[in-house]
Transfer RNA from a marine sediment metagenome, 74 nucleotides, folded computationally. Its Rfam family is "tRNA". Its family is annotated with triplet codon-amino acid adaptor activity in the Gene Ontology. The RNAcentral record of the sequence draws on ENA.
RNA sequence: GUGCCUUUAGCGUAGUCUGGUAACGCACUCGUCUGAUACGCGAGAGAACAUUGGUUCAAAUCCAAUAAGGCACA
Numbered sequence: 001g002u003g004c005c006u007u008u009a010g011c012g013u014a015g016u017c018u019g020g021u022a023a024c025g026c027a028c029u030c031g032u033c034u035g036a037u038a039c040g041c042g043a044g045a046g047a048a049c050a051u052u053g054g055u056u057c058a059a060a061u062c063c064a065a066u067a068a069g070g071c072a073c074a
Stems, first nucleotide, its partner, number of pairs: 001073007010026004020057001028044005050066005
């Protein structure tokens, strides 16, 4: 230099192909249980989806550019 992949909650991931209320596990908070703790059970809080622009009635999802990380080739 060329091509490709990844970026979503504190952590790990799904959802993107096929646009329409952002989900699950762990962790966290409260309650329950226990003599107490842990486990179990019930409830709850937390992310406008890397950034910017575009298309659309509507974008995490489609398009473009940029950023960070990674793979391959030269």